């Protein structure tokens, strides 16, 4: 010099956010255990459970220098050994933690004590005596043990003497001792002084939890006398008094040895009390004393009890919580080791003996610490493994290989210190030296996030993982394995426990409006806190000193083991307690005053404050009477109900009870609950103004007391209306409800209970301070129209606070004081117990178990049987349909060998399929093929293959055979290319699976007007703003405003088409004029006018006018125009939603099949048919049918084709023949129209079905095509509930064309002809958009969610009882023992004696008090079990309903009462934590 170096967070509630709040993790520790693994050494540590039971051995002896005796040896000098008497020790050391909540322990004090051995002081050590063991003899007993008689010694025992500076006493006085041994030194003994050491006792303070333990106590508290103890003391006893303890927690119950310390922590704290050290308690369980300096005694005694052992059954013995060890218990804890060498202890004069204390060794990775398992070089980046995008990457300088080293272990040799003379268990140990050889030595956990570390395979909500969140249902970094990686390392993980993180009990250091949390309100006791001022004091406080705070530990500085752990030395510290000195500001105490707090006085004043008595009118109901007649009443609509026996209505009268319209008001009063007609009496409080008085008298307030809505209870009244329960009627699937008709308790009064409410401002009381604006109630001042002041009641708002919402002088701001309350959700405000109550019930108030959340505020959405606005063939207004019939077609279902597969609300169902007889075809049956029907590569062969024709077998594919045909290039090399066949394996192939692994494509909301971004601003944040608002639009279209300013994808426009015009160009189109020709026709020459064709332009913009609007955007009307406000139609589909659809168009990951799930063929099926649904066609007829007539289109198609024309056929069609690769030819005839007949019928409607005969296509029309002719002539007479389309060239109606296609169209895609009706309007249904509101929804209302019942499991309450433990009280019984009494029996020491004996004292015995165990009885407390029973919790898919969340469809909730399968319903009072709408009031802005 140092002893100051110290504080980290994360995951999880939500769609997201902030907060509250719990759960969990990362750290450290351990007397640990378990799993896997294991080289060495040092130092520590090692029954936490059964204070369970213990075999065996050892753990306390020693002294012959106290004594006699015996035995042995002897060099006769003596020595050795020992049972017994005697002394000292055995009260230490060692073990354990049962008990104990206590002066037990800790700390600091105290006075009324003792203390062997030790030190010290002063003295003494004298004279006698009598016994008992051992021993001998005789006995008892199985044994343990023991009886009788006799002998004997002592430092054993007893008496006398001496006695003090000893003890007692005020004094006088009284009383008390001893032991020798041995031969010269000593060691002893007795009395005494002082000390040391050790111990006993008392006191202050501290020392676990429970109040669901609130009263405890009779020796209890105190006094006096006595006794007792080493000692104070109710320690004991007699008497007297009635005390003592307790909310600052007595008593009781439970738990527990206490401390230094240890672990953790930044600290404060929290947890703990192994090892080491101090104290205490205990020694099989309970009681007791004896001896002794010390014990009520671990290895002593007595008694009782339980247990074990021995026994000859008579009786005895024992106590490991000493060291080892055994059994048992348990997850779990060591050797029946060595030595007294060291340290210490006992005895002894000593040698020495004893010592499981101790020192060592053994076992155990149980912990801490140290070391090693090799080092260097080494790339072809070997092999192998794993992965792979197949290239490579990684394991990995890792290995191999080469060169080195030898710590540790091994072998051999040497060898300590521990021992100041001797003596070494450890131990031939530590250590040193030498030798050989990389040789003998690495594992464990983890790798989804937290949390460092990633891939493959297997598995397929299985197996399993998991600390929390959570993984696993076919692509799992989360399971299991592997490779790789990360971490630690002779260990690594797991489990248990503790502290930390946790500010999650908050002293340091939290909260209570809505998250858990302010008692319903007041009065007030104890307690806590308290205005200004004077003096004193010194308890608190502050400073200094002293004592103590054991050692060890922690910390600092040194030192010793090679280092470290470990050990040693010194210091600091031990934050405490006691004591002393000083200070006097603050607090306390005491004291002196004061008036600002508080109170009193006087005068006013407002008021539904309270109690009692009286009075009043309106209304309701009932009754009486009158008028009067058929209904009334009630509802969404009805009915029950009342009424011809006269209701309802109306008039008059009477009665009764209850409540008090208007005034009436975010107005008043009250502590709260609450209080409302008027008058009177009594009474409490507030406010204002003014003066005087008291002088801190104050604030809060645990317990306590009082008041306390409604409902409810008791007794007695009262009872008009209303109305739980109840009855009936409705509604409904049901309706124990909502609605209706009735109606009883009750509501009212008096008295007495109850004591709870959303008893709310969800905001405890009091005081002080901190911007304002505005309204109102009561009082005052002033000037009289405005200011101001005090006290209330409201709204807004600054700072500040708050998680936000919000609060904001009436605080949820800033502070002080006091009280109450909270600590995750559920279980539960429940059970048990206590208190209160007549009861209902209230109050106080848990646990087991279970979950990882529950919750607050705000945000964005979605939703609402919420609101506002707007739009849409959404409704309405119309027209025509569907649903009924027959048929067609698709689907479901059923059937089947198969009826292939997919699509399934809108947004599947004439859909994929723009064509299923074969094919298609994917399905089924059967028959076949296996490198394959198809692709690439390799080898070999063939010169052809393909193709054509024919034959045989076969159902065919196919197989066998015959005939014809005989490749290209060329550098001329069987060189190249091509083809076929055969073989081989790589592979092909799959309409197999997964659309929930995907791409692409598509549907839908929706052609709806929306969806977003950048920057800025606001907000802690999610987010908001912009995008909202006022207008307007088809439109987020545009204008205006605005903390926004801009921008993007959408809208619109740009594109196509139709409508008008122009220009250009005219063939196959056209034909006005000119010419020619024909029966006739643009037929021909020509023409370019027209129509038309097809290319390019123009045209329309609210441009113009008027009005409205805000001088805007725009709207309405008009003009002109072919077209007018987007001119009609199309293409075009934002961000996204639906895990929407499609693996069967295609593509594609994974999986699966591979003589088959692949390929080929024949036949069948997809066409089935009790039925149900969708989409259509044709009809039911006269706006029609039939017959006749014959005018006018457009889009399109055509050479494997369309076909003119002619002929034949009733017809489908056939035969012949012509034109056209198309504005040329052709399909091609348009049809509705018009004329005639039919005359309302199952018809001249309708055409199904069926028969016969045909036509066409095709290899083939049986299953299974279309069409034709003749015949047949079904249902059907306009369609229930319900439902669809359409707003103009639209609906309706009429025909025509095309794709597919050999053939097949009522479907689909197109085309034109004819051509309407209606829209008042937005209340309602549906869908959508914007804003707003509520929300317990976010998979987003097809959401969420409640209760009964049924089933499984779990813990728990009650429970007739039963078992056990603990315990109070009373009584009985009393062992051993102390004490007291007695003691006729017995009795060596002392005294007396007449020597017989007697006395003193003692012993046995007996009696008594006390008392352990035990017994009896009434209880109390706790625990176990318990038939049955109550609720609770929990559990993918059970039943019944639908209570709550939106106005949740009857607003919800609180208290209470009744009722009901259940959620619940109803009554009464209360709350807003209710939506919507209107009004009043107030406020903000202008």
């Nucleotide at each position: 010099a140092a002893a100051c170096u110290u504080g980290a967070g994360a995951g999880u509630u939500u769609g997201a956010u902030c907060c509250u709040g719990g759960c969990u993790c990362a750290g450290a520790a351990c007397g640990a255990a378990c799993g896997c693994u294991g080289g060495c050494g040092g130092c520590a540590u090692g029954c936490c459970u059964a204070a369970c039971a213990c075999a065996u051995g050892c753990a306390a002896g020693u002294c012959g220098a106290a004594c006699g005796a015996g035995a042995c040896c002897u060099u006769c000098g003596g020595g050795u050994c020992u049972a017994g008497u005697g002394g000292c020790g055995c009260a230490c050391g060692g073990g354990u933690g049962c008990g104990u909540a206590a002066c037990g322990c800790g700390u600091g004090g105290g006075a009324a004590c003792c203390u062997g051995c030790c030190u010290u002081u002063a003295g003494g050590u004298u004279c006698g005596g009598a016994a008992c063991a051992a021993c001998u003899c005789c006995g008892a007993g199985a044994a343990a043990u023991u009886g009788g008689a006799g002998c004997u010694a002592a430092u054993a025992c007893c008496g006398g003497a001496u006695g003090a500076u000893g003890u007692c006493g005020a004094a006088a006085g009284a009383c008390c001792a001893a032991a020798g041994a041995u031969u010269u030194a000593u060691c002893g003994c007795c009395u005494u002084u002082a000390g040391a050491u050790g111990g006993g006792c008392c006191c202050g303070c501290g020392u676990u939890g429970g109040a669901u333990u609130a009263g405890c106590u009779a020796g209890u508290u105190g006094g006096u006398g006595g006794g007792g103890u080493a000692a104070a003391g109710g320690c004991c006893u007699a008497c007297c008094a009635a005390g003592g303890c307790g909310a600052c927690g007595a008593u009781c119950c439970a738990u527990a040895g206490c401390u230094g310390g240890u672990c953790u922590u930044a600290g404060a704290g929290g947890a703990u009390g192994a090892u080491c050290a101090g104290c205490c308690a205990c020694a099989c369980u309970g009681g007791g004393a004896c001896u002794g300096a010390g014990a009520c005694a671990c290895g002593g005694c007595c008694c009782a009890g339980a247990c074990u052992c021995c026994u000859a059954c008579g009786g005895g013995a024992g106590g490991c919580a000493g060291c080892a060890g055994u059994g048992g218990g348990g997850a779990a804890u060591a050797u029946u080791g060595g030595a007294c060498a060291a340290u210490g202890g006992g005895c002894g004069a000593a040698a020495g003996c004893c010592u499981g204390a101790u020192c060592c060794a053994g076992c155990a990775a149980u912990g801490c610490c140290g070391c090693g398992u090799g080092a260097g070089u080494g790339a072809u980046g070997a092999a192998g493994g794993c992965c792979u995008u197949a290239g490579g990457g990684u394991u990995g300088u890792a290995a191999a290989a080469c060169u080195c080293u030898u710590u540790c272990a091994g072998c051999a040799g040497g060898a300590a210190a521990g021992a100041u003379a001797a003596u070494g268990a450890c131990g031939g140990u530590a250590c040193c030296u030498g030798c050989a050889g990389a040789a003998g030595a690495a594992g464990c956990a983890c790798c989804g996030g937290c949390u460092a570390a990633c891939u493959c395979c297997g598995u397929g909500c299985c197996a399993g993982c998991a600390g929390c969140c959570g993984c696993g249902g076919u692509a799992a970094u989360a399971c299991g394995g592997a490779g790789g990686g990360u971490g630690c390392u002779a260990g690594c993980g797991u489990u248990a426990u503790u502290c930390g993180g946790a500010a999650u009990u908050a002293c340091u250091g939290g909260g209570c409006g809505u998250a858990a949390a302010g008692c319903g309100u007041a009065u007030g006791u104890a307690g806590g806190c308290g205005g200004c001022u004077u003096g004193g004091u010194a308890a608190g406080u502050u400073a200094g000193g002293a004592g103590u705070g054991a050692a060890a530990u922690c910390c600092c500085g040194g030192g010793g083991c090679u280092u470290a752990a470990c050990c040693c030395c010194g210091g600091a510290a031990c934050u405490g307690c006691u004591u002393u000195u000083a200070a006097a500001a603050c607090u306390g105490c005491u004291u002196u005053g004061c008036u600002a707090g508080a109170g009193u006085u006087u005068g006013g004043u407002a008021g539904g404050g309270g109690a009692c008595a009286g009075u009043g009118g309106a209304a309701u109901u009932u009754c009486u009477a009158g008028u009067g007649u058929a209904g009334a009443g009630g509802u969404g609509a009805a009915a029950u109900u009342c009424g011809u026996a006269g209701a309802u209505a109306u008039u008059a009268g009477a009665a009764a009870g209850a409540a008090c319209a208007c005034c009436g008001g975010u107005g008043g009063c009250g502590a709260a609950g609450g209080c409302g007609a008027c008058u009177g009496u009594c009474u409490a409080g507030g406010c204002c103004a003014a003066u005087a008085c008291u002088g801190a008298c104050g604030c809060u307030g645990a317990g306590a007391u009082a008041c306390g809505a409604a409902a409810g209870c008791g007794u007695g009244g009262g009872g008009a209306g209303c109305a739980a329960a109840c009855a009936g009627g409705a509604u409904u699937a049901g309706a124990u409800a909502c609605c209706c008709u009735g109606g009883u308790a009750g509501u009212c009064c008096a008295c007495g209970c109850c004591g709870u409410a959303a008893a709310c401002g969800a905001u405890g009381a009091a005081c002080a301070c901190u911007a304002g604006u505005u309204a109102u109630c009561g009082g005052g001042a002033u000037u009289u129209a405005u200011u101001u002041u005090c006290g209330g009641u409201g709204a807004c708002g600054u700072a500040g606070c708050u998680a936000a919402c919000g609060c904001g002088u009436u605080a949820a701001g800033u502070g002080u004081u006091c009280c109450g309350c909270c600590u995750g959700g559920g279980g539960a405000g429940u059970a048990c117990g206590g208190c209160c109550g007549c009861a209902a019930g209230g109050u106080u108030a848990a646990a087991a178990c279970u979950c990882a959340a529950a919750g607050g505020a705000a945000u964005u959405g979605a939703c609402g049987g919420g609101g506002a606005c707007c739009c849409g063939c959404a409704c309405a207004a119309g027209c025509g349909g569907u649903g009924g019939a027959g048929c067609a077609u698709g689907u479901g279902g059923u059937u089947u060998a198969a009826u292939u597969c997919g699509a399934u609300g809108c947004a599947a169902c004439g859909c994929g399929a723009a064509a299923a007889a074969c094919c298609u075809u994917a399905c089924c049956a059967c028959u076949c093929c296996u490198u394959g029907a198809c692709a690439u590569c390799c080898u070999g062969a063939u010169a052809g293959c393909a193709g054509a024709u024919c034959g045989c077998g076969g159902a065919a594919g196919c197989g066998c055979g015959a005939u014809c045909c005989u490749c290209g290039g060329u550098u001329c090399g069987g060189c190249c290319g091509g083809a076929u066949c055969a073989g081989u394996g790589a592979c092909a192939g799959g309409u197999g699976u997964u659309g929930c692994a995907u791409g692409g494509c598509u549907g839908u909301c929706g052609u709806c007007a929306g969806c977003u971004c950048g920057u800025g601003u606001c907000g802690u944040g999610a987010g908001a703003u912009g995008u909202u608002g006022g207008g307007u639009u088809a439109a987020g279209u545009c204008c205006c405003g605005c903390a926004a300013c801009g921008a993007g994808c959408g809208c619109a426009a740009c594109c196509c088409u139709c409508g008008c015009c122009c220009u250009u160009a005219g063939u196959u189109a056209c034909c006005a004029g000119c010419g020619g020709g024909u029966c006739a026709u643009g037929c021909c020459g020509g023409g370019g006018a027209c129509u038309c064709u097809a290319a390019g332009g123009g045209a329309a913009c609210u441009g113009c006018c008027u009005g409205c609007g805000g001088u805007a955007a725009g709207c309405a009307g008009g003009a002109g125009g072919a077209a007018g406000g987007c001119g009609g139609g199309g293409a075009u589909g934002a961000c996204g939603u639906c895990a929407a659809g499609u693996c069967a168009u295609c593509a594609u990951g994974g999986c699966c099949c591979u003589u088959a799930c692949g390929g080929a063929g024949u036949g069948g099926g997809c066409u089935a048919c009790a039925c149900a649904c969708g989409u259509g066609c044709u009809a039911c007829a006269a706006u029609g049918g039939c017959g006749g007539u014959g005018a006018c289109a457009a889009u399109g198609g055509g050479u494997c084709g369309c076909u003119a024309c002619u002929g034949c056929g009733u017809g489908a069609g056939c035969a012949g023949a012509u034109g056209c690769u198309a504005a040329u030819c052709u399909c091609u005839a348009a049809a509705a129209g018009c004329c005639g007949c039919c005359u309302c019928a199952g018809u001249u409607c309708g055409g199904a079905u069926u028969g016969u005969a045909g036509u066409c296509u095709g290899c083939a029309a049986c299953u299974c095509g279309a069409c034709u002719a003749c015949a047949u002539g079904a249902a059907g007479u306009c369609g229930g509930a319900a439902u669809c389309g359409c707003u103009a060239g639209u609906a309706a109606u009429c025909g025509c064309g095309g794709a597919u296609c050999a053939g097949c169209a009522u479907g689909c895609c197109g085309c034109g002809g004819u051509g309407a009706a209606u829209a008042c309007g937005u209340u309602c249904c549906c869908g959508g958009g914007u804003c707003u509101u509520g929300u317990a929804c976010a998979c987003a209302c097809u959401g969420c969610c409640c209760g009964u019942c049924a089933c499984g499991c779990c813990a728990u309450g009650g429970g007739a009882g039963u078992u056990g433990a603990u315990u109070u009280u009373a009584c009985c019984u009393u062992a051993a023992g102390c004490c007291g009494g007695u003691g006729a029996g017995c009795u060596a020491a002392c005294c007396c004696u007449u020597c017989g004996g007697g006395g003193a004292g003692g012993c046995a015995g007996c009696c008594g008090u006390c008392c352990a165990c035990g017994g009896u009885a009434c209880g109390a407390u706790c625990a176990g079990c318990g038939a049955c029973u109550g609720g609770g919790g929990u559990g993918a898919a059970g039943u019944c309903g639908u209570a709550a969340c939106a106005a949740g469809g009857u607003a919800g909730c609180c208290g209470u009462a009744g009722g009901g399968g259940a959620a619940c319903c109803u009554g009464c009072g209360g709350c807003u934590g209710g939506a919507u709408u209107a009004c009043c009031u107030c406020c903000u802005u202008u």